[in-house]
RNA sequence: GCCGCCUUAGCUCAGCUGGUUAGAGCGCUAGAUUGUGGAUCUAGAGGUCAUGGGUUCGAAUCUCAUAGGCGGUACCA
Repeated sequence: GCCGCCUUAGCUCAGCUGGUUAGAGCGCUAGAUUGUGGAUCUAGAGGUCAUGGGUUCGAAUCUCAUAGGCGGUACCA
């Protein structure tokens, strides 16, 4: 250089054939419980769905480019 895959909450990951409100576990915050802590229970906060275009009535989902990461491969030394 070329080819393929990946990018969704602080972390690890779901998300069907494009369909109206984006979710789970852990973590975090508050409360209950407890002599304190832990554990347990309840509630809550937290998202430009990597970035920018395109298609569509409608995009996390399809498509193009870019960025980052992973793997494979070629060439030169």